[in-house]
Molecule: Bacterial RNase P class A
Organism: Flavobacteriales bacterium
């Protein structure tokens, strides 16, 4: 140094004219004025209402340990599993990481049988048929494995040495979990982003949420229920409970639709020092930076640049997802060249 690859900022500055929106000013005149995703509406909240609460069901999500955070399906740091390479215990990626020994489906062909199982072999036979699961076959997957002893043949039927599994204990970890010892022949795949079971969690809507002011008119009319012991309405779907309640359901009609907050001072943001492996967080100092309402930041000249490209706020913050590839910082891997 070249390639590949992994993460993190940056995406924009300045002058002159005339314009735009909001603030401050009586004026002149100042000050500020779209993004790293503003996108998606996937999560999670703040915040308003139902509402004075609730409790079964149902329905929806979570699922290794700790930590961090207002919270989360986010994040940080660690186990572990399967995978790759080569340095053989280390490195790097991925993981939707509870449970198949509560149950139930599922697993095409092929096979005798795919969850309580015998075809061809071995073995006995009174030739009826009895035992067997060692050996052969088919599959991905078929009665833990290797050997010995037993047996009519054969089998964990018996030992022995290992593998998994349960009980119990030891020693390090905050913990998931690692290394071990004892004792028991206990020993029938694999799938739960199958159904389910376990622990857990969740009231609902959403800013066109919502409150306040003003202005204005007719509910004329038609069917139907009903009564202060309730009919009815409301509370996500069911039920129960509560809470308001004399007019209510439905057709058809009348009148308004205009102003104000909500709306941006924040789970804010910049710097130091500091605690933490690290996500974060503690103090101390300074700062106020967009509020449009049919929607505002353009247009012209210049300079300077790496400045292209996804791409434009609508109550607001925290994060996932996606879209972009111009500059710059940095970590690992080949490979080359020099020491």
């Nucleotide at each position: 140094a070249a390639a590949u690859u992994g993460a993190a900022u940056c995406g924009a500055c300045u002058u002159g004219u005339c314009g735009c929106u909001g603030g401050u000013g009586c004026a002149a005149a100042u000050c500020a004025g779209a993004g790293g995703a503003a996108a998606g509406u996937c999560c999670g909240g703040a915040c308003a209402g139902c509402a004075u609460a609730g409790a079964a069901c149902g329905c929806c999500g979570u699922a290794c340990u700790u930590c961090c955070u207002a919270a989360c399906g986010g994040g940080a740091a660690g186990a572990g599993u399967u995978a790759a390479g080569c340095u053989u215990g280390c490195u790097u990626a991925a993981c939707a990481u509870a449970g198949c020994u509560a149950g139930u489906g599922c697993a095409g062909c092929a096979g005798a049988a795919a969850a309580a199982a015998a075809c061809c072999g071995c073995c006995u036979u009174u030739c009826g048929a009895g035992g067997u699961a060692a050996g052969g076959g088919u599959g991905a997957a078929a009665a833990g494995g290797u050997g010995a002893g037993g047996u009519a043949a054969g089998a964990g039927c018996u030992c022995a040495c290992c593998a998994g599994c349960a009980u119990u204990u030891u020693a390090a970890g905050u913990g998931a979990u690692u290394a071990g010892a004892a004792u028991g022949g206990c020993u029938g795949u694999g799938u739960a982003a199958a159904c389910c079971u376990u622990a857990u969690g969740g009231g609902c809507u959403g800013a066109a949420a919502g409150a306040u002011c003003a202005u204005g008119u007719a509910u004329a009319c038609c069917a139907g229920g009903u009564a202060u012991u309730u009919a009815g309405a409301g509370u996500u779907g069911u039920u129960c409970g509560c809470u308001c309640a004399a007019u209510c359901u439905g057709g058809g009609g009348g009148g308004u639709a205009g102003a104000u907050c909500g709306a941006u001072g924040g789970a804010g943001c910049a710097u130091a020092c500091g605690a933490g492996u690290g996500a974060u967080u503690g103090u101390a100092u300074g700062c106020c930076u967009a509020g449009a309402u049919a929607a505002a930041u353009g247009a012209c000249a210049g300079g300077a640049u790496a400045a292209a490209a996804c791409a434009g706020a609508a109550u607001c913050c925290g994060g996932c997802u996606u879209a972009c590839g111009g500059a710059u910082u940095u970590g690992a891997u080949u490979u080359c060249a020099g020491u």